Predicted 3D model of a 74-nucleotide RNA (transfer RNA) from a Pseudomonadota bacterium. The source organism's lineage runs through Bacteria, Pseudomonadati and Pseudomonadota.

[in-house]
RNA sequence: GCGCCUGUAGCUCACUGGGAUAGAGCGUCGGACUCCGGAUCCGAAGGCAGUGGGUUCAAACCCCGCCAGGCGCA
Numbered sequence: 001g002c003g004c005c006u007g008u009a010g011c012u013c014a015c016u017g018g019g020a021u022a023g024a025g026c027g028u029c030g031g032a033c034u035c036c037g038g039a040u041c042c043g044a045a046g047g048c049a050g051u052g053g054g055u056u057c058a059a060a061c062c063c064c065g066c067c068a069g070g071c072g073c074a
Base pairs, nucleotide, nucleotide: 001073002072003071004070005069006068007067010026011025012024013023019057028044029043030042031041032040050066051065052064053063054062
């Protein structure tokens, strides 16, 4: 330098044939239980989807640039 892949809640990941308030597990917080804690059960908060732009009535999902990480080739 070229090519490919990834980038969604604190962490690990779904959702990637565009459509209705974006979900799960773990974690965190509150409650129940317990002498206390753990485990278990119930509930809650938390992301507008790396960043900028485009297409569209409508984009996490399509297209382009950039940024970050990984792999391969040179």
It matches the Rfam family "tRNA". The family's RNA type in Rfam is transfer RNA.